[in-house]
RNA sequence: AACACGUCUGUGGGAGAGACCCGCCCUCGCGGCGGGCGCCGAAGGCGCAACCCGCCCGGAAACGCUCAGGCAAAAGGACCACAGGCGCAGC
Numbered sequence: 001a002a003c004a005c006g007u008c009u010g011u012g013g014g015a016g017a018g019a020c021c022c023g024c025c026c027u028c029g030c031g032g033c034g035g036g037c038g039c040c041g042a043a044g045g046c047g048c049a050a051c052c053c054g055c056c057c058g059g060a061a062a063c064g065c066u067c068a069g070g071c072a073a074a075a076g077g078a079c080c081a082c083a084g085g086c087g088c089a090g091c
Stems, first nucleotide, its partner, number of pairs: 005087009018037001020036006038071003044067001045065003051059002
């Protein structure tokens, strides 16, 4: 120096599920607050542990839960692709 990997930024893609009902407020808006029933999993969180590992330590799912979040559009969105920065990185 490069690949890989990690992380950040930009661009593109990116699912599911009530534009549910009631009351109050309002600048009358598909708005806000409170309550009720139903539902979804792909922010985050928690749980199980196949697996990685000689053992320990440690790591570990898109599986499970639904606390949080969400259920027109917009926004958000795990994750994927591409480009770039940084780390690895000193020798």
Record summary
The prediction has a mean pLDDT of 75. Glycine riboswitch aptamer from a Chromatiales bacterium, 91 nucleotides, folded computationally. Of the family's consensus pairs, 91% are formed in the model. It matches the Rfam family "Glycine riboswitch aptamer". Its family is annotated with glycine biosynthetic process in the Gene Ontology.